[in-house]
Context: one part of a larger RNA
Molecule: large-subunit ribosomal RNA, domain IV
Organism: metagenome
RNA sequence: CUCUGGUUAAGGAACUAGGCAAAUUAACACCGUAACUUCGGAAGAAGGUGUGCCCUUAGUAUGUGAAGCUGAACAGGCUGAGCAGAAACGGGUCGCAGAGAGCAGGGGGUAGCGACUGUUUACUAAAAACACAGGACUCUGCAAAGUCGUAAGACGAUGUAUAGGGUCUGACGCCUGCCCGGUGCUGGAAGGUUAAGGGGAGAGGUCAAGCGUUAGCUGAAGCCUUGAUCCGAAGCCCCAGUAAACGGCGGCCGUAACUAUAACGGUCCUAAGGUAGCGAAAUUCCUUGUCGGGUAAGUUCCGACCUGCACGAGGGCGUAACGACUUCCCCACUGUCUCAACCGGGGGCUCG
Repeated sequence: CUCUGGUUAAGGAACUAGGCAAAUUAACACCGUAACUUCGGAAGAAGGUGUGCCCUUAGUAUGUGAAGCUGAACAGGCUGAGCAGAAACGGGUCGCAGAGAGCAGGGGGUAGCGACUGUUUACUAAAAACACAGGACUCUGCAAAGUCGUAAGACGAUGUAUAGGGUCUGACGCCUGCCCGGUGCUGGAAGGUUAAGGGGAGAGGUCAAGCGUUAGCUGAAGCCUUGAUCCGAAGCCCCAGUAAACGGCGGCCGUAACUAUAACGGUCCUAAGGUAGCGAAAUUCCUUGUCGGGUAAGUUCCGACCUGCACGAGGGCGUAACGACUUCCCCACUGUCUCAACCGGGGGCUCG
């Protein structure tokens, strides 16, 4: 010097990103215990007092229960030997110290998030993330929907809509506004478009035959090639519905008898222009916004205001209980610190 322990004057968080670490607390009995609350809790809230040994209490209370008696009874009842054996009150006594060592909650207040117990990144994240009971929408009538498989087949399920699948939300309380123009889904079927297919007007090739002096021309049936109008579903166009489907939820100008502001008016655009509630917020850029509280002093914190850069019911706002979560404050406590000191043990170092 390093690791790991122990003690420390005075102060007591001044340390630090942060009380990280350490210290405090700790058992049992009794007393006592607030806001709030879903009346269960909160609660071991908080905060106090006692604790050894001896005598007395007292072989008492109490526990257990033999034998016996009664009885039809191994039911029930009566009696109660033996064994075990307290406590409170009171009195005394010793030590610095009696839960004498060891093991054994620090506590309170505020706010945020998540209701809760659970789950998770095996080896840097345990959380506010996931899950959850509850809620909602939607699909599925059974050879179910859905999933795996080329298939057979299997799961779903030896279940049957109080069932099963998918998606979203996430206890509970109060609620969950407006928009269906776009996209999706569901329904509709008049019209438009339209595939295979049907259909076959027409066209072409070949050829019997006919005509022609030749060259060649015409050319039935058959066969072959091609082929128009027309008929032809779903889908799409179209018409409706649907937002706890994907999603969306404005601008400018003027106006009241101080000023300011604008209940009010005008105008443009839109499918409709953000309702309730909340709001500098886990969201606020400007920003350490402004005011109030707490401090001697507070970029954090709490309560308000609302000018919401860019909250808002794709859940909002509350909420007792709970949390190795996050924030701020207070009490207690301390070597975290002022500021360091000393004492152990292991290592390092020196010598060997």